[in-house]
């Protein structure tokens, strides 16, 4: 000097427990703390949590059962859906912003 490997982490599908349907959640935009980023170091205008703000904004239907007391309000639970819902696992996907040094093959 060419070439390669590996990491948190994230997505897509499936399966499983949950959460909402009385709208939290998700998705965006803004501030602000913090965290982690291959085997070592440095480490971002990227990314992930949380916090606080703001604009948007979604689907419910049958049944049982309890209390009520006679008719309407309610609660609780089943069952089917519905949410760009959560987490948990399993198969593939994708991955150091970017620097230096190091493995590993020629």
């Nucleotide at each position: 000097g060419c070439a390669g490997a590996g990491u948190a982490g994230g997505c897509u599908g499936c399966g499983g427990a949950g959460c909402g349907u009385c709208a939290a959640g998700u998705g965006c935009c803004c501030g602000g703390u913090g965290g982690a980023c291959a085997g070592g170091g440095a480490g971002u205008u990227g990314u992930c949590a949380c916090c606080g703000g703001g604009a948007c904004g979604a689907a419910a239907a049958g049944g049982a059962a309890g209390g009520g007391a006679u008719u309407u309000a309610u609660u609780u639970c089943c069952u089917u859906g519905c949410g760009g819902u959560u987490c948990c696992g399993c198969c593939g996907c994708c991955g150091c912003a970017u620097c230096c040094c190091g493995c590993u093959g020629c």
A computed fold for a 106-nucleotide RNA from a bovine gut metagenome, annotated as THF (Tetrahydrofolate) riboswitch aptamer. The sequence is in RNAcentral, with records from MGnify.